[in-house]
A computed fold for a 349-nucleotide part of an RNA from Psophocarpus tetragonolobus, annotated as small-subunit ribosomal RNA, central domain. Model confidence (mean pLDDT): 87 of 100. Taxonomically the source falls in Psophocarpus (Eukaryota, Streptophytina, Gunneridae, Fabaceae).
Context: one part of a larger RNA
RNA sequence: UUGGCGGUAAAACGUCUGUAGGUGGCUUUUUAAGUUCACCAUCAAUCCCAGGGCUCAACCCUAGACAGGCAGUGGAAACUACCAAGAUGGAGUAUUGUAGGGGCAUAGGGAAUUUCUUAUGGAGCAGUGAAAUGUUUAGAGAUAGGAAAGAAUACCAACAGUGGAAGCACUCUGCUGGGCUGACACUAACACUGAGAGACAGAAGUUAAGGAAGUGAAUGGGAUUACAUACCCCGGUAGUCUUAGCCGUAAAUGAUGGAUACUAGGUGUUGUGCAUAUCAACUCGUGCAAUGUUGUAGCUAACGUGUUAAGUAUCCUGCCUGGAGAGUACGUUCACAAGAAUGAAACUC
Numbered sequence: 001u002u003g004g005c006g007g008u009a010a011a012a013c014g015u016c017u018g019u020a021g022g023u024g025g026c027u028u029u030u031u032a033a034g035u036u037c038a039c040c041a042u043c044a045a046u047c048c049c050a051g052g053g054c055u056c057a058a059c060c061c062u063a064g065a066c067a068g069g070c071a072g073u074g075g076a077a078a079c080u081a082c083c084a085a086g087a088u089g090g091a092g093u094a095u096u097g098u099a100g101g102g103g104c105a106u107a108g109g110g111a112a113u114u115u116c117u118u119a120u121g122g123a124g125c126a127g128u129g130a131a132a133u134g135u136u137u138a139g140a141g142a143u144a145g146g147a148a149a150g151a152a153u154a155c156c157a158a159c160a161g162u163g164g165a166a167g168c169a170c171u172c173u174g175c176u177g178g179g180c181u182g183a184c185a186c187u188a189a190c191a192c193u194g195a196g197a198g199a200c201a202g203a204a205g206u207u208a209a210g211g212a213a214g215u216g217a218a219u220g221g222g223a224u225u226a227c228a229u230a231c232c233c234c235g236g237u238a239g240u241c242u243u244a245g246c247c248g249u250a251a252a253u254g255a256u257g258g259a260u261a262c263u264a265g266g267u268g269u270u271g272u273g274c275a276u277a278u279c280a281a282c283u284c285g286u287g288c289a290a291u292g293u294u295g296u297a298g299c300u301a302a303c304g305u306g307u308u309a310a311g312u313a314u315c316c317u318g319c320c321u322g323g324a325g326a327g328u329a330c331g332u333u334c335a336c337a338a339g340a341a342u343g344a345a346a347c348u349c
Base pairs, nucleotide, nucleotide: 004320007303008302012317014200015199016198017197021193022192023191026086027085028084031081033080034079035076036075037074038073039072042069043068048064050062051061052060053059090190091187092186093185095182097180098179102176103175104174105173107171108170109153113149114148115147116146117145118144119143120142124135125134161168162167205246206245207244208243209242210241214240215239219235220234221233222232257316258315259314260313261312262311265294266293267292268291269290270289271288272287273286274285298305299304322349323348331342332341333340334339
């Protein structure tokens, strides 16, 4: 290299954009680079075969054949490639509608919590398996009125929606990305994937400036216990929130890379068309896109999967090769740091 494998056994980059590269739909033409045919020329040994030489054999010599290689000459033109032209189904642009927690920003709302204040009131409250620490006659808890602050947005809520993933939910407004559908106008293969590269990326962490209600690593106290650096309770700092940067990792999961085509059905949901029907709402049938469930064939070690494939095929990328050592050491790159990325070996079973 050929080949095998990757849902759960080792193995799909967290996700996307995209350079080089690889691959690439239909029709006609050109060329002949790849391809293919013929001829010519040339090529050591081995292997095979025939004959011969060492007394035999191994071994050696001579001749032949097979298998091919490189170059040349002359043909073929299906396929790939090239040239030229064309078409519209892939792809895209414009257009008609449309759904949506898609993104960013401003403004506003109510419930709850805590704190402060005023009033009523007068002995407990809080907490637990039981307690205690805690809090309270300097008037708590409870009830009612007022004020402030920060964070989160009950019900609706769904096996619903939306986004590339991470993710996204009170309401209004502004700006803005993408999707789907219909008619069918335009461009004319403009496509797929994608090493490097770039962008985004939960939580935690980090820098600076704010903010701080609740919660709460660390930490203090009370319990429990043989111990209790825990589970339970009373407190509580960083953090959690905002703005501007950094970090770049997660069981970043569908543990399932992307694209295209094909291969039984049944039954739901979402968006949007068509048709039928009606006074109207329904109802019934059907197309496209998305999302569930059940299931045939097939696949699978089994579990399961099954038109949203883990089926049948093609193209491209990344990855795997016994366990442990080890995602460690060393080196390098990146980072403020924490660390991240790349990534062995000895020894051993």